[in-house]
RNA sequence: CCGCCUGUAGUGUAAUGGAUAACACGGCAGAUUCCGAUUCUGCUGAUGGGGGUUCGACUCCCUCCAGGCGGG
Numbered sequence: 001c002c003g004c005c006u007g008u009a010g011u012g013u014a015a016u017g018g019a020u021a022a023c024a025c026g027g028c029a030g031a032u033u034c035c036g037a038u039u040c041u042g043c044u045g046a047u048g049g050g051g052g053u054u055c056g057a058c059u060c061c062c063u064c065c066a067g068g069c070g071g072g
Stems, first nucleotide, its partner, number of pairs: 001071007010025004018055001026044006048064005
């Protein structure tokens, strides 16, 4: 320099172009307990950035960024 793949809560994963972005673990609060652990209830927090297509974009297109793989 060229090509390919990936990017979603703190972490690991879901989500035919139709949403109010889901689940588990985690964190916080409460209940329980003499105190913890366990268990139960509630809450918390995310689509890498920018543009485009579309009535509608996590999803499709372009570009940039970050990571990985391969080639030179």
This is a predicted structure of a 72-nucleotide RNA (transfer RNA) from uncultured Ruminococcus sp. Taxonomically the source falls in Ruminococcus (Bacteria, Bacillati, Bacillota, Eubacteriales). Rfam family: tRNA. Rfam classes the family as a transfer RNA.